[in-house]
A computed fold for a 109-nucleotide RNA from Frigidibacter sp. SD6-1, annotated as TPP riboswitch aptamer (THI element).
The organism belongs to Frigidibacter, within Bacteria.
Its Rfam family is "TPP riboswitch aptamer (THI element)". On this family, see Rodionov et al., J Biol Chem 2002: "Comparative genomics of thiamin biosynthesis in procaryotes. New genes and regulatory mechanisms". Rfam's curators write: Vitamin B(1) in its active form thiamin pyrophosphate (TPP) is an essential coenzyme that is synthesised by coupling of pyrimidine and thiazole moieties in bacteria.

Formats: sequence, C1' cells, structure tokens
RNA sequence: CGCCUUACCUCGGGGUGCCCCGCCGGACAGGCGGGGCUGAGAUGCGUGAAGCGGACCCGUUGAACCUGAACCGGUUAAGACCGGCGGAGGGAAGGUAGGAUCGCUCUGG
Repeated sequence: CGCCUUACCUCGGGGUGCCCCGCCGGACAGGCGGGGCUGAGAUGCGUGAAGCGGACCCGUUGAACCUGAACCGGUUAAGACCGGCGGAGGGAAGGUAGGAUCGCUCUGG
C1' cells in the first nucleotide's frame, strides 16, 4: 500500500401491509372506532392523487427494496406470514479514524 473489517460524518436508496368486528353509507367506494398478525420498521402531516417528515433498514462483499406475482407449495378462521422462485433480472457511495490475518513493495539488522 492492497484485501478484509469496525465506528463515525456527509450524501443517497427503500418499504410503511394484511385480517376480523361494529357504526356511517341504498349499495359500492370511502370514512370512523375497536381487536388481532408478522416484522428492524406497518408512523405523523397532507392530497382527488401526488408528496413532506420521524423512526427503522440498506448503499455494489448490494435478499434493504422492486419486478416476476392476482405465481407455486405450506400455514391460517381469514389473510398477512414461511419456503420456493433466486448461481433470475434490477437496485442507492464518498470521506475520516482504528484494527486481526493474508499478499505486495521499500528500509534496517
């Protein structure tokens, strides 16, 4: 010095769902209230929609997240959820400081 790794700073990326009950509503849509599920995260404001914050996660060593997908298998009261899909495709980086092993180079003995 390289590789790797940890922390911090700045910048950036992302998701924010599903189910049940009651009420409003002619009904649908939508709204309000209550209960529950899985998760790191299901939130606040706002809109006809979009968006803007907070927390959380992730940033190429990239399964954070998206597409495939109203997919396939499992599970459940139901769906979210779990697994497959996936050696598929896409996807957002710079700096500072420290550090084990390994490699390279230089210097001294």